[in-house]
The part of an RNA shown here (small-subunit ribosomal RNA, 3' major domain) has 489 nucleotides and comes from an uncultured bacterium. The coordinates come from a structure-prediction model, not an experiment, and the mean pLDDT is 82. Rfam family: Bacterial small subunit ribosomal RNA.
Context: one part of a larger RNA
């Protein structure tokens, strides 16, 4: 100098507190442990691992295991030799799960340069790149090692800190600035002060969202007018609604009080909006030899007829248990029928798929339109409003399991797929001990799109709108930060 302390003074944060809502009990999903396995590939292991890498495991993928090949190699550069109507494309036969392997037919068959011939179509002949085959140097490696590495990333934390230069003070480590008084979200500002200035953070610039002008008017809108098949469907209009550029606004600016006449901090007027208006993006200095050598890059060390490679068919999907995140419920503020209203983001041509017909439905048929503000997905929603029905029941709650029937995808849904229709209808009547999240358009509830993607285990993730609340007295206590102060080896 840190650091610690069941020392101390000061102050933050859904930390507690007050408050809704759930987790812990069932079910079922998905990850992990553990056990099984021929394999259950690898990593990730308090917070900060466990719906994580994986935004898609039926083959593939794939890294494993078992069997059949194969060895210059599935890939890349060279060097030597050798070979031609070569090898590739089409395609047959044997043999095999398949990869390959062995044998055969036909027809097509490269480039560029120089020479010779020419009917200018071309045909020959060397050499060169191509390509094959031999050999050789080497390819290969998701094989070790993140405690040898770069780059990325997580976490303390968007917490308010971390330092340098010079000058001063100490023999020196070092201090001083950064300290104290106020003050803020902030080491933010203000005044004081052996400091006096700088730097990386903070704030602001940058996206988005709230208001409004101006420009522009299709595909987008329709107030007036006019025609209508009653549909902005036409004419016409660009006022509005949009849409997207490019300005305008917010600054303690204005007025009162407080305060040191400062910074600021309360109330007020104006305003769409007020004191950082909301949201995102941005994470100093450094810490956990955090993570990751399996994204990728690499250094070492290991392997080279195998730790490369190719295939088929199994496993990653196993199942006495623990554990983690969810979804689904237990019901009446529900459940079930029928009628009815309102949204936004987004995706689509190897797509997205209308009208319309077939099917109780999944779905099949058909084929318009659309490379999209024009068509479609999508009547674009559900919760929500009205009407009916059920009356406390393991039920008309709940829907797990099973049985048949089917439907899509895809070479193929046994292991291992998603969906629909009849049947079956399990646990579970609000979950101990514990314990999470959330301060506002939030929590809570409903739905809706969208990346992976043939299909899908998505109840996941991301992301979009709809309805929308309670509470906060305060900082003793409980956890986890800052500053100053004190003690201790």
């Nucleotide at each position: 100098u840190g650091g610690c302390g069941g020392g101390g003074g000061c102050c933050c944060g859904c930390a507690c507190a007050a408050g809704c809502g759930g987790u812990g009990g069932a079910g079922c999903a998905u990850g992990u442990g553990g056990u099984u396995c021929a394999a259950u590939u690898c990593g990730a292991u308090g917070c900060a691992a466990a719906g994580c890498g994986a935004a898609g495991a039926a083959c593939c993928u794939u890294a494993c295991c078992a069997g059949g090949g194969u060895u210059u190699g599935a890939c890349a550069u060279g060097c030597u030799g050798g070979c031609g109507u070569a090898a590739g494309c089409c395609u047959a036969u044997g043999u095999g799960a398949a990869a390959g392997c062995a044998u055969g037919g036909g027809g097509u068959g490269g480039u560029g340069u120089g020479g010779g011939g020419u009917u200018c179509g071309c045909c020959u002949c060397a050499c060169a790149c191509a390509g094959c085959c031999a050999g050789c140097a080497c390819a290969g490696g998701u094989g070790c090692u993140g405690c040898a590495u770069g780059g990325c990333u997580g976490u303390c934390g968007u917490c308010a800190g971390c330092u340098c230069g010079u000058g001063c003070c100490g023999u020196g480590a070092g201090g001083u600035g950064u300290c104290c008084g106020g003050u803020u979200a902030a080491g933010u500002c203000c005044g004081g002060u052996a400091a006096c200035g700088a730097g990386c953070g903070c704030a602001a610039c940058c996206c988005u969202u709230g208001u409004u002008c101006a420009u522009a008017g299709u595909u987008g809108c329709c107030a007036g007018c006019a025609c209508u098949u009653c549909a902005g469907g036409u004419g016409g209009g660009c006022a509005c609604u949009c849409u997207a550029u490019g300005g305008a606004g917010a600054c303690c600016g204005c007025c009162g009080g407080c305060g040191a006449c400062a910074a600021g901090c309360c109330g007020g007027a104006g305003g769409a909006a007020g004191g950082c208006g909301g949201g995102g993006a941005c994470g100093a200095c450094g810490u956990c030899a955090a993570g990751u050598c399996a994204u990728c890059a690499u250094g070492g060390c290991c392997u080279u007829u195998a730790u490369g490679u190719c295939c088929u068919g199994g496993g990653c999907u196993a199942c006495a248990c623990a554990c983690a995140u969810g979804c689904u419920a237990c019901a009446a503020u529900g459940g079930c029928g029928g009628a009815u209203a309102c949204a936004a983001u987004g995706g689509g041509u190897c797509g997205c798929u209308a009208a319309c017909c077939c099917g109780u439905a999944a779905g099949g048929g058909g084929g318009a339109g659309c490379u999209a503000a024009u068509c479609u997905c999508a009547u674009c929603a559900a919760a929500g409003u009205c009407c009916g029905u059920u009356u406390c029941a393991g039920u008309u709650c709940g829907g797990a399991u099973u049985g048949c029937a089917g439907g899509c995808u895809g070479c193929a849904a046994c292991u291992c797929g998603c969906c629909u229709g009849c049947a079956u209808g399990a646990a579970g009547c609000u979950g101990g001990a514990a314990u999470c999240g959330c301060u506002a358009g939030u929590a809570a509830u409903c739905g809706u799109g969208g990346a992976u993607c043939a299909g899908c285990u998505a109840c996941g993730c991301c992301a979009c709108g709809g309805u929308g609340a309670a509470u906060a007295c305060g900082u003793u206590c409980c956890c986890g930060g800052g500053c100053c102060u004190u003690g201790c080896a």